A computed fold for a 377-nucleotide RNA from a marine sediment metagenome, annotated as Bacterial RNase P class A. It matches the Rfam family "Bacterial RNase P class A". By type it is a ribozyme. Rfam's curators write: Ribonuclease P (RNase P) is a ubiquitous endoribonuclease, found in archaea, bacteria and eukarya as well as chloroplasts and mitochondria.
[in-house]
This record gives sequence, C1' cells and structure tokens, in this order.
RNA sequence: GAGUCGGCCGGGUGGCCGCGGUGCUGCGCUCCGCGCGUGGCAUCGAGGAAGGUCGGGACUCCAACGAUCAGGGUGCUGACGAGAGUCAGGACGGGGUGACCUGUCGGAUCGGGCAACAGAGAGCAGACCGCCGAUGGCCGCUCGCCCUCCGGGGCGUCGGCACAGGCAAGGGUGAAACGGUGCGGUAAGAGCGCACCAGUGCCGGGAGCGAUCCCGGUAGCUGGCAACCCCCACUCGGAGCAAGGUCAAGCGUGGGACACGGGCCGACCGUCCCGCUCCCUCGGGAGCAGUCCCCAGGUGGACCGCACAGAUGGAUGGCCACCCAGGGAGAUCCCGGCAACGGGCUCCUGGACAGAAUCCCGCCUACAGGCCGACUC
Repeated sequence: GAGUCGGCCGGGUGGCCGCGGUGCUGCGCUCCGCGCGUGGCAUCGAGGAAGGUCGGGACUCCAACGAUCAGGGUGCUGACGAGAGUCAGGACGGGGUGACCUGUCGGAUCGGGCAACAGAGAGCAGACCGCCGAUGGCCGCUCGCCCUCCGGGGCGUCGGCACAGGCAAGGGUGAAACGGUGCGGUAAGAGCGCACCAGUGCCGGGAGCGAUCCCGGUAGCUGGCAACCCCCACUCGGAGCAAGGUCAAGCGUGGGACACGGGCCGACCGUCCCGCUCCCUCGGGAGCAGUCCCCAGGUGGACCGCACAGAUGGAUGGCCACCCAGGGAGAUCCCGGCAACGGGCUCCUGGACAGAAUCCCGCCUACAGGCCGACUC
C1' cells in the first nucleotide's frame, strides 16, 4: 500500500421556532362528561435496520376425546435454544497467491420407474469403422506321406478369401459407454490372470461425544437420478389486533302504561291491512291515527386490547453558532525533512439508508462515512 474476518458507531453541545403523548394548571365554550378549543409549567418522544412481512412465538377467537391414515414441511454431526435459528465441526465440489469466501448434504443391494439429442449400443448394454479369423467353411496346390480304375483323390502342411464366427484394445457419439497404468496371456482380445494405483463392500485395530478420519487384511466387487414414486427419522389444527372484548345513540323485535278507534259497558282486540281525504313521476307518499317507559340482542360511535414513544390516515422536524470525523483548495507564514512529503494555519465543503403502528425472537434486504481488534499478500 492492497485486502480478509469479527465487533462497534452511524454526528455532539447550546440557543430559537415548531409537532405529538402524559401529568398539573389558567381561560373560553358547553349537550355539563376534563367533553371541546386555546395557553402555561414539568416530563417523555424511532432504528440498526423501525423496512420486506419471510420463519417462529406470545396473545385472542374458532375447531378439537384419543389414536391412526391421507396430505404438507424438514433432512450430515455436536452443543444451545420454543422444533425457527445460532455457533462450532465433517464430507464432497467451486473461487482466490493468501487471510478467507462460497455451493450441496438421510437411504440407489426393499422395490418400481427415468435418461432428450447424438450414437452401433444408455443398464446385468452394444458392434458403425476397426482387430482377428486359432476353429469350421470355400479357393489355390508350395511341400511331405498314403491310395489309385492314372483322370485324380485323401490326410497333414503352406498361402489366400473374410463366409460362419470371435473380440471390445483403438477410432467415433454423448452429460454419462460397466475403473486406470503396465506385464502376462491370446488368432485377436478382455479383471481373463498378476502387480501397482483409485473407489466400494465386508472383517479387524486405533482416534473422536459424533458426523467422520487413519492403518491393516480381504472380495475382481466398480455408472447416475430420490427436486419421480418410494423407504426411514422428526414435525405440522385454522384464522389473525381489521384478532377479540366492554359500553351503547337511532331504527326495528318483544313487553308495559296512558291516549285514541272498534265495541251498549267490561273482558278483549287493534293503532296493520282496508277505507276516506290530499299530492304527484300512476305507483307510491302524507294525513285521518300516538307518546313514554322497560328487557334482550346489537349497527353507527366511544373505550379496552395498547406498552416508561404511540395512533388518530399516522407526532419525533427546521434554522443558527461552535465543535467532531471525512473531502477539497490556498499560501510558502511556522515546525520536521536533502527532497518528495507530512503536521500546523486559513477558507470552502461536509454526515447515508431510512422512519415505529399489538409485542418479542430470528432471517433477508438497504446503508455516506468512520473507529477498534486479529489475520493475509
């Protein structure tokens, strides 16, 4: 100088003006209730994320005997914790010279299922090019032996063909082709055999609480997907403060009193329809023809829920001065220095993201600038 990780701050003091809550208090209005308005004093008034509303919990209501099934969620290990999550660790990858950052995570021998395109072949596979053709077949007849009716034939051998057939080493396709290298082996080849290496399973030993790691032996055992079904373990009722609760105008239901109408009177019934009158948008409205009280439920509304900020469509702000980080410029005045430069000095600039709304925990996202510690190159 450039970085990595962790933690923290995210302007301070004073003055003036302004906003909201609470307590006390003055005045005015008043339906009389601190109900409304307006002053005074005191006091309190955003964040690390108050944000996104993603995961949990508290709280409230609804549902619910219990259990199981179905369905959903989560999935390496340990500790803590309300199971969310945090911290530490493990395995396998990716990035960085490095400090470090970052992705994934139960089971693939219970079973079923899947793999586009390309390719010969995609699961106990396959043969396009290629290799071989030992063996069998066909052709030739180099050589040897045997037979002969002298034309030839048979057996072996040699050469050729690539017909049957064998192979999977090499080429080629693919995300993936049934471990890799070498030697042996073979007609050519192949874990076919062997040695070494990588992995897996099993056995044994050691370290660790554990995931897991290390060592030895052994078996030729050697592809993937579970975010396809499935299996295993744990876990899950729904809605949300517009939850929910209390009080309770008006209208209406029910009941009562009086009044009125019907009725000879009373009991009783009704105050609805009908009828009559008036009005007009021709189907309705008003009047004849009512008022009060009580009970229950409950709309508007108020309050509680609701907090040492608080809610109500929502207060927590602005200006000035000085200072604090930080940035820039000036001058060559002072100090250090050979110098570059650094410090002092003067002036200018200068503080982001964003704002509670029932509360708490967590996660994620945004954030100018700065401080501290450890570490790396």
The RNAcentral record of the sequence draws on MGnify.